[in-house]
RNA sequence: GGGCCUGUAGCUCAGCGGUAGAGCAGUUGCCUCUUAAGCAAUUGGUCGUGGGUUCGAAUCCCACCGGGCCCU
Numbered sequence: 001g002g003g004c005c006u007g008u009a010g011c012u013c014a015g016c017g018g019u020a021g022a023g024c025a026g027u028u029g030c031c032u033c034u035u036a037a038g039c040a041a042u043u044g045g046u047c048g049u050g051g052g053u054u055c056g057a058a059u060c061c062c063a064c065c066g067g068g069c070c071c072u
Base pairs, nucleotide, nucleotide: 001071002070003069004068005067006066007065010024011023012022013021018055026042027041028040029039030038048064049063050062051061052060
């Protein structure tokens, strides 16, 4: 220098053009002598950044930034 993959909640990841979700974690309550476990409810997101396409973009296109792999 070139190519490919990847970036979404605190963490691990879904979501393939039409209101952003799950598990774990956190908070509150129940249960318990207490803790843990269990049960119920609940908080938490500028979807890496900036543009473009579209009635509508996490999703499609372009550039850039971070991470990973390969080639030279």